[in-house]
Context: one part of a larger RNA
Parts: sequence; structure tokens; C1' cells
RNA sequence: GCCACCGAGUCCGUUGGUACAGGCAAGGUUAAGGGAUUACACCCGGAACCGUAGCGAAAGCAAGUCCGAACAGGGCGACUAAGUCUGUAUCACUGAACCCGAAACCGGAUGAGCUAACCAUGGGCAGGCUGAAGCCCCGUUAACACGGGGUGGAGGGCCGAACCAUUACAUGUUGCAAGAUGUUUGGAUGACCUGUGGUUAGGGGUGAAAUGCUAAUCGAAUCCGGAGAUAGCUGGUUCUCCUCGAAAUGCCUUUAGGGGCAGCCUCGAGUUAUUACCCGCGGGGGGUAGAGCUCUGUUUAGGCUAGGGCGGGCAACCGUACCAACCCUUGACAAACUUCGAAUACCCGUCGGGCUUACCUCGGGAGUGAGACUGCGACAGCUAAGUGCCGUAGUCGCAAGGGAAACAGCCCAGAUCGCCGUCUAAGGUCCCAAAAUUAUCGCUUAGUGGCAAAGGAUGUGAGAUUUCUCAUACAACCAGGAGGUUUGCUUAGAAGCAGCAAUCCUUUAAAGAAAGCGUAACAGCUCACUGGUCUAGAGAUCCUGCGCCGAAAAUGUAACGGGGCUCAAGCGAUAUACCGAAGACGCGAAAUUUGGAGGUUGGACUUUGGAUGUUGGAUUUUGGAAAAGCAUCCCGCUUUGCGGGACACCUUUUCUGAUUUCUAAUUUCCAACGUCCAACUUCCAGAUUGUUAGAGGAGCGUUCCGUUCUGCAUCGAAGCCUCGACGUGAGUCGGGGUGAAGCGUUCGGAAGUGAGAAUGGUGGC
Repeated sequence: GCCACCGAGUCCGUUGGUACAGGCAAGGUUAAGGGAUUACACCCGGAACCGUAGCGAAAGCAAGUCCGAACAGGGCGACUAAGUCUGUAUCACUGAACCCGAAACCGGAUGAGCUAACCAUGGGCAGGCUGAAGCCCCGUUAACACGGGGUGGAGGGCCGAACCAUUACAUGUUGCAAGAUGUUUGGAUGACCUGUGGUUAGGGGUGAAAUGCUAAUCGAAUCCGGAGAUAGCUGGUUCUCCUCGAAAUGCCUUUAGGGGCAGCCUCGAGUUAUUACCCGCGGGGGGUAGAGCUCUGUUUAGGCUAGGGCGGGCAACCGUACCAACCCUUGACAAACUUCGAAUACCCGUCGGGCUUACCUCGGGAGUGAGACUGCGACAGCUAAGUGCCGUAGUCGCAAGGGAAACAGCCCAGAUCGCCGUCUAAGGUCCCAAAAUUAUCGCUUAGUGGCAAAGGAUGUGAGAUUUCUCAUACAACCAGGAGGUUUGCUUAGAAGCAGCAAUCCUUUAAAGAAAGCGUAACAGCUCACUGGUCUAGAGAUCCUGCGCCGAAAAUGUAACGGGGCUCAAGCGAUAUACCGAAGACGCGAAAUUUGGAGGUUGGACUUUGGAUGUUGGAUUUUGGAAAAGCAUCCCGCUUUGCGGGACACCUUUUCUGAUUUCUAAUUUCCAACGUCCAACUUCCAGAUUGUUAGAGGAGCGUUCCGUUCUGCAUCGAAGCCUCGACGUGAGUCGGGGUGAAGCGUUCGGAAGUGAGAAUGGUGGC
């Protein structure tokens, strides 16, 4: 490095928000715990929580309440009212909380077999050199001191092996070696070297001190643990299709590469009001561009005239080619000047037109808060920068296609898919290389085109003004260019020509007291000016098109993409064709969405019909109770009668039950037609379909579980290889081979659920 496998938004939580689904609903739900059971199913359990009422700090009062003295006013409420529990999705919060990654901090241990220092006890240092004190002798001294000779053997003494160290250079540098080897060098009786045993331990030890050493580890050892510390930082984060689609801004921030709120995106719900946007019309305010100089300042020239300066004068005052305010005339400048003053933009309105929800409100989810370039308007800077910072528009960002040779930000143009169709845009049409060696009229000669300025130039084209000219211009040639006079001054000299002053007159066709060269000064040569010859145009200025010079760089032409191009294949103008893109159009297909039509299902409503319950009214039939009347019987008496009691039938009245039929209102249910709404579906028509962060939707596949096919399989499962078909895709199905024992479909459920990246992990090569 490649391949295979592993590898990152999880789970818990009566913690919360929102959406959806379901249960019950002015209510909803249980918690701990208990019972029972094969069971986590089921049954108890109303404590408690949320809701049903608010206001007040509270007592408290209550559709009100609080402040207040208040029947004032105001604040918050009611009047407008649906909740609650469970599940699913998503987000937040607590937890390691998407994964990997620190340096560090703390605790407890392990280390002085390396090394530092110390303690105890041992060991080691060839050979040579030097020659301290002391002592002895001699000399010397009054005595010391002192001198000489000898003896002696001191020293962090000298030279130099062992030993210790490691100065310089070289080799070595996947080494002999995670510090060596060779040569060289320092110490080598000392603060020397060394063996053995022991002591000192991490906010510590030890340190002739270098932050050195403390086991190849040292500005705080190592091991295990707290521990998955924390990381506003870097990296990584795994299947598909569809719809929409940002931001790099404002305010605040111990904030600036991080956040909070707002802005911009998305999803859901609501409002349907010309709400929003564009055009037209109407109404506004402004102090920019420009312009101007009234103000504030700056400022040119002239005039007038205060004031000042200078000169004169005793002074008054006078003079002044000095400076100069106000004022007048004249000409200018300004982000912090304005007597003025646009275009646009902005705001408001609108009986019009376009567009058609794009606006706004509420709620769920974000991302963004490093922007870049180009044009225009400013600032800063050097009217420097691929510079910084604002405003404004576009593009890139997140945009492919065509052009600019190549080239995020420029020009053209916004890619749903297919087509060996058509037309165009920018840009092009001699060849590379698709299309005009197109047409007409000009320009350029420089390969200008195909880099550049001040500046320079009888390049050349167009225009304008003006002068001279057959009374002969311009150029050229021939001739003249004279006299006073060498003007005067100055000067050594100054004679047209160093300088100063003056610059006249004469003769003339014409000729300067001289425009230039020249001489020491003269001289000399030209010029202006004039005549002649010649002959028809000649000069000057301004404006403008295209060219020329100015123009030097490093590998090789190399400053048109190349070849190559000159009445062009360059430049200007006009014209007609053609080429040219993923643009537009044509044909076909897909998805999303809008509208229309049809169908099915569900819901709501109106009407009609049917059924049903309740209530009211009318009505049929029938029953019960009470009262009255008549009749009958019994008893008593005041007896043709009266009083009391019992009772059948009938009649009437009142109350009441059941029942038949009709009718009105109403409840519930069913059916039908119709209308509206929603979902699904079919057809037709239109529109739309680039996309990063991100929001939303719909799916594929993997493992396991339940279920189903009373599925498949040694007549060959999975896996692997290969071919074909289907699907927008993730993928699926089928044939063949291999393989040798398990595997799938349906409907659901649960996740260790999808790999190319993390200097990822493990294995293989």
C1' cells in the first nucleotide's frame, strides 16, 4: 500500500415541550403496595398529579380581585372555555450521552541491582624526576639571626603505565553499540579510583548546582486505580429516492475560530383582508450629485481708501514704484460652507392594470453568525495592493452547460430523464476546428493588429480657417545686397555682428547703423530685401482617424492558443447568411403539484319516505271508583206517609285505567335524491422538478422474535462464481455452475441495522 472483518446519535428517567394515534371526557390517571395467575395478562389500591377560576405578598375574597377613602381610575382575569392518560415520532434536560484523541490532577503502591550523596568494612596506584621542614657538620655572630656542605624525604609537586576520565578529529548513523571504535587528549598519593554490605523515595530524595540524577523514563519517576477526567479544539460519522432550501448579517457577550436573541430555511395549523410584490396615477419629506459664494472659512487681479511701514519736517503736515483691512469690479476652492438644487431611492394613498397567497399570526425542527470576487458610490492607503472597511447590485459559495486557449467570483445561460430532430444566446465562420477565403465602402504597412507613459517627428487619410499666386507665387539657379559710415560711446582694438545708447538720411529695382558664420581688429562667406530665368500651384494654423519612436532579462520562438494572415484571415461602417449551449421548441417517459371530470368510501347538512320512543289533541272499544235519580227489600216511627239501612239493573255526572284510528311537535335509527367536505383511485389539461448546511416525505436491505404460506430443501439449503430479466434507486427475481445442510414468503415487532476515508483497530499478502 491493497484486500477481508470490526468500527461512531445509544439506553434509562411519571423529567419536560410539540405533533400524530388511541381510551375516557368536566373530567382523566393511578403511585407505593396488595391479591390472583403458567404469565409482565387480570383484579384491587384515589394517597397524589393535571384539568374544571381567578386575583392578591398574605389574611382573604371570588367572576371577580388587587392598589385605593372611593360606588374614581388602572393592573391581572371572566365574558370567547377540553382536558387527561397511554403509545409512537422528534427535540431538550440529567447521566460518559455520536466515536477516537490530550497535556495534566488526585489516591494507593513499586523502585537507589542504573545513577547522586552518605555510612560501615576491604582492595588498588609500574617506573622515573624534583628535593620543603627538621637534623648533623663547618663558617659566622656578644647572642640570635644568617651563609655553605651533608643528611632527610615533604607535596590536592613534575613526567608517565595500570586505573579513572573523555579534549579534538575521523569512522559508525536499519551501528559492534538506543552513545561504540580508532587516533589524540586530561588526572594518575588524591577533594583519587574501586569491591561488598547498608541508608535517603516522588508536593520526596540526592545534587562541588547542569534543573543534573533518582533503572534506556525527570521543570517533578514508575505501576494500578478515580476514569469512558475534561477538550468552546482537530479528525471521522456507514443504504436509496422525492419536495423545499439557507447563512457567513444586527445587538449583547473575560466576547471575537464559542455562544444567547433577532434575521434568513423548513414542516404543521390558522387568517382570505387586492394581505404581499410589480406597473400606472396621486401626495410627501429630504439637502446627496451638480451648481453657487448669501453665511463660515480659503483665495486671484485691479480700483478706492482706513491703518501700518519708510523718507522729509521742531511740529502741523508732506511724499511714497512699500504692506494692506472694509468696500467696489473680476476670477476661483470646501466632508465637517449653502441663497439654490436634481435623477434615483424611500414613505403614504389609490375607483386602474398585472401576478395570484408569494404577505401575516401561532407552534415543532434547524443550520448559519471565518465569506470571495466583479460593476457602481465613498472612506483609509500612495485615487498602491489578489489591501482594509461600509453601502448597493450580480455571480461563486450551493451551479453543471457554451464563450473568455487553459481560468470558483467575468460574458451567455439555470442540467427531471431519453432522442444520430429544429431555432437561437454570448462568441464566432482560412486550416487545426462546427460555420462567409460573404457583399459594399473606407482606413492601416506598423505583423500595428498580437502589452505601456510623459515626450518627440515634413508617416499617412478626413475636415476647417487663412496667406501668397499668370501684375508669375513657393523651391531652385544667375545677379545685386550700396553710400554718409570704422554711427556715437566704451575700449589696447570694437569697423553691421564683446557691451551701452541711438537705430537716421541718401542712392536705388532692392539692400537692417544688420538675422547668422567668421577676424586680435579688419577682411571674408551667407541672410533679410530686389531684378532676371523658370513655371502652376505654394505656405501657415487648428481639429480629427490609423500608424512611427520612446520599448532592456534571465532553459527556447514565448506579449495572436498554434499554423499562418497585408484591396487581410487587421481596423471602422453597413448588410445578408450560417455555426454555436444541458437555453427555447418538437416527440416520448417519470415524479411532484394545481385545476377539471368520473368512481368508491367516510362525515356533515337540507328535503322526502319508513321505523321507533315521548308528549299534546281528537276518536273507537272496554273496565274500575264515587255521587245523584228511579225500582226492590229490611227496620223503626209521628204510617195514603216520613226517617234510617242494604242492594240489582239502567240513566246521568265526575275521576281514572287499558285500547283502536287519525293528527301535531319532538328523540333516535335506516334508506334515497341533492349539496358540501375529506381520503383513495382513474382519466384529461397545465405548471414545476440544479443544489452544500439543513427541514420534511416515501422506501430498500441486514440480524433476531411472533405469525402465515398446513412454504422451499440431499430430485441439493445458505454462501460463492456467472448469465439474463425487472425496478427511478437502495435492491429483487430467474437460468447455469460450485457447494453440501439448512433457508425463505406474508403481516407485525425489536435492534449490537448498512463503511471509503477517523496519521482508525485486527488479520492476510

Large-subunit ribosomal RNA, domain II from a Patescibacteria group bacterium, 765 nucleotides, folded computationally. The coordinates come from a structure-prediction model, not an experiment, and the mean pLDDT is 83. Lineage of the source: Bacteria > Bacteria candidate phyla. Its Rfam family is "Bacterial large subunit ribosomal RNA".